[in-house]
Context: one part of a larger RNA
RNA sequence: GCCUGCGAGUUGUUCAUUCCGGCAAGGUUAAGCGGUUCAGCCGCGGAACCGGAGGGAAACCGAGUCCGAAUAGGGCGUCGAGUCGGAAUGAGCAGACCCGAAACCGAGUGACCUAACCAUGGCCAGGGUGAAGUCCCGAUAAUCUCGGGAUUGAGGCCCGCACCCAUUACCGUUGAAAAGGUACGGGAUGAGCUGUGGUUAGUCCGGUGAAAUGCCAAUCGAACUCGGAGAUAGCUGGUUCUCCCCGAAAUGCAUUGAGGUGCAGCGUCACGCGUUGUCCUUAGGAGGUAGAGCACUGAAUGGGCUAGGGGCCCUACCAGGUUACCGAACCCAAUCAAACUCCGAAUGCCUGAGGAUAAGCGUGGCAGUGAGUCACCGAACGCUAAGGUCCGGUGUCGAGAGGACAAGAACCCAGACCACCGGCUAAGGGCCCUAAAGCACGGCUAAGUGUGAAACGAUGUGGGAUCGCGUAAACAGCCAGGAGGUUGGCUUGGAGGCAGCCAUCCUUUAAAAAGUGCGUAACAGCUUACUGGCCGAAUGUGAUCCUGCGCGGACAAUGUAAGGGGGCUUAAGCCGUGUUCCGAAGCCGUGGGCGUUCUCGAUUCGUCGGGGGCGCGGUAGGGGAGCGUCCGGUGUGCUGUGAAGGUAGACCGUGAGGACUGCUGGAGCGCACUGGAGUGCGAAUGCAGGC
Numbered sequence: 001g002c003c004u005g006c007g008a009g010u011u012g013u014u015c016a017u018u019c020c021g022g023c024a025a026g027g028u029u030a031a032g033c034g035g036u037u038c039a040g041c042c043g044c045g046g047a048a049c050c051g052g053a054g055g056g057a058a059a060c061c062g063a064g065u066c067c068g069a070a071u072a073g074g075g076c077g078u079c080g081a082g083u084c085g086g087a088a089u090g091a092g093c094a095g096a097c098c099c100g101a102a103a104c105c106g107a108g109u110g111a112c113c114u115a116a117c118c119a120u121g122g123c124c125a126g127g128g129u130g131a132a133g134u135c136c137c138g139a140u141a142a143u144c145u146c147g148g149g150a151u152u153g154a155g156g157c158c159c160g161c162a163c164c165c166a167u168u169a170c171c172g173u174u175g176a177a178a179a180g181g182u183a184c185g186g187g188a189u190g191a192g193c194u195g196u197g198g199u200u201a202g203u204c205c206g207g208u209g210a211a212a213u214g215c216c217a218a219u220c221g222a223a224c225u226c227g228g229a230g231a232u233a234g235c236u237g238g239u240u241c242u243c244c245c246c247g248a249a250a251u252g253c254a255u256u257g258a259g260g261u262g263c264a265g266c267g268u269c270a271c272g273c274g275u276u277g278u279c280c281u282u283a284g285g286a287g288g289u290a291g292a293g294c295a296c297u298g299a300a301u302g303g304g305c306u307a308g309g310g311g312c313c314c315u316a317c318c319a320g321g322u323u324a325c326c327g328a329a330c331c332c333a334a335u336c337a338a339a340c341u342c343c344g345a346a347u348g349c350c351u352g353a354g355g356a357u358a359a360g361c362g363u364g365g366c367a368g369u370g371a372g373u374c375a376c377c378g379a380a381c382g383c384u385a386a387g388g389u390c391c392g393g394u395g396u397c398g399a400g401a402g403g404a405c406a407a408g409a410a411c412c413c414a415g416a417c418c419a420c421c422g423g424c425u426a427a428g429g430g431c432c433c434u435a436a437a438g439c440a441c442g443g444c445u446a447a448g449u450g451u452g453a454a455a456c457g458a459u460g461u462g463g464g465a466u467c468g469c470g471u472a473a474a475c476a477g478c479c480a481g482g483a484g485g486u487u488g489g490c491u492u493g494g495a496g497g498c499a500g501c502c503a504u505c506c507u508u509u510a511a512a513a514a515g516u517g518c519g520u521a522a523c524a525g526c527u528u529a530c531u532g533g534c535c536g537a538a539u540g541u542g543a544u545c546c547u548g549c550g551c552g553g554a555c556a557a558u559g560u561a562a563g564g565g566g567g568c569u570u571a572a573g574c575c576g577u578g579u580u581c582c583g584a585a586g587c588c589g590u591g592g593g594c595g596u597u598c599u600c601g602a603u604u605c606g607u608c609g610g611g612g613g614c615g616c617g618g619u620a621g622g623g624g625a626g627c628g629u630c631c632g633g634u635g636u637g638c639u640g641u642g643a644a645g646g647u648a649g650a651c652c653g654u655g656a657g658g659a660c661u662g663c664u665g666g667a668g669c670g671c672a673c674u675g676g677a678g679u680g681c682g683a684a685u686g687c688a689g690g691c
Base pairs, nucleotide, nucleotide: 001691002690003689004688005687006686011094012093013092014091015090016089017088018087019086020085021084022083023082026050027049028048032044033043034042035041036040054061055060064076065075066074067073097238098237100235104228105227106226107225108224109223115200116199117198118197119196120195121194122193123192124190126159127158128157129155133151134150135149136148137147138146139145163187164186165185168183169182170181171180202220206216207215208214213222241626242625243624244623245622246621251264252263253262254261255260265369266368267366268365269364270363271362272361273360276359277357278356279355280354281353282352283351284350285349291343292341293340297337298336299335301333302332303331304330308326309325310323311322312321313320372397374395375394376393377392378391380389381388402413403412417592418591419590420589422588423587424586428582429581430580431566432565433564437579439578440577441576442575443574444573450568456552457551460549461548462547463546464545465544466543467542468541469540477534478533479532480531481530483507484506485505488502489501490500513528517526518525593616594615595614596613597612598611599610600609601608602607627680629677630676631675632674633673634672635671636670637669638668645664646663647662648661649660651658652657
């Protein structure tokens, strides 16, 4: 991992609701007792409980009563039958659907491992060093002391086996081994190592600890065993047959609350009410948003005017003059505002009526949900960032399949009862991959733009508009002129058109700047504006603005890789108009199934049949109807002429499932109705076994 078997809403009790049954103004017994065909049944047993009257705190009164002065008014009542049992569903209490803690407590068992200690034994090759003491010799007055020699043999001394340990490296890592191997390494007469026997223990926070929370039997921040015990688990996982109808929520408030729960909201089922729901039209209404505005409150720009202030002049004081300074109020013009409004929609909301439609409300049973998601619209927060966060509105997914988007929960189209080798369409498409027009007409694009991107840049190209110049010859090109006062003045070393500052006149002219650019140290020189000529256009030539489609801007990591691909250029690109076809589980057609409602008929009142209408996606979840397994009761059958079980098969049923036949098998097993459950497995790192 697979297969087979096992594996999870049960039981008791007390309530609630619904259904069924008994009796009914009543219903029922409990313990217990008697009988018996004895886990049972029959009878007795009326204690007790529920109902039959309520109101008031109570006294108390009573179809009423309480408050009250009240014969007022109001509150709660009176005018609906209960009760016992059975079944289903749900709740409370119990382990209460199943498995799962870490832990807590109690009573015990452990020191054969290990820690420390006690008692009694054992062990430590060999070599080195050479303390004290003693003796001798020398020095000395000295048997003080000092030096030398000899002797001796001290030491948590040295080197190093056994023995003990474990520093480093490698190997080993489903090992040879649940801690080892090899090499190197540390101690090795000591706080040494070791045998045997013994002592100390688990919450009174124990024992032991040269102290690491170490060790206390491969377990230690509190051992192990059994018990309380099915501890508790607002947590995770799992929870087994079928069909039919409906079908959510991820919100509000509260919460030692936030991944839980209560109430409400939304679902379902039963009963009741009976048009109250929803949509459209129409009539009436409330409102202060969008927009807009500046009349209020504020903000804010320029100008005018002006009180006041500053500067300057004048002035002994008082005054006065002036101002390219600041400037309230006021005026003009142009603005801004969630917490401004002289105004003011659309939509939404409320009410009446008409029409359409199929809901709506109340009471009660059972829920689930209370992590939402994306898209678009209106705001806020953020960076007018986020597949961001948070509200409001709508939709989708959630719980929704199908078509389209190459692929892709949320976008677009569209809501799948079943079948069909029939038809029409939606979104989206019609050159090939690939179903359908290489469709028609008119434009645009040359960039493979299309088939990724901004500010910004550019004689790309199409369309539109305005203003110039042009046979009195424009634009471009070519030929020629482009002068004089004058080197303008200033400045400067110089400044002569051309560093800079100021001015920018006059003259001769067809025209020529107090000079457009280059250039010089400064001049010079080249050139431009401007003028004449040559040429020859009239579909010419300039400038500016608006606009369609393009160009540049354009750099990323495996391999083209920014159309899904091939490939496409008067298109197979883009814009516009038109016709046509394809295209889905949409719609239609044909056949079939189911639900519900109306109606007709039948009815043994359970229901059945005919016709018409509407409906049948679905998670959590509610409701309904069934299949099968095991055991019992009543009835009825099959079976050695072959039961159950196994196996194969093209049969029946919407399905769970049910038949039949052959083979196998070799002794039990069905069917109908009914009762009762240890009643259905694929998942739980499920349990056991097999492979």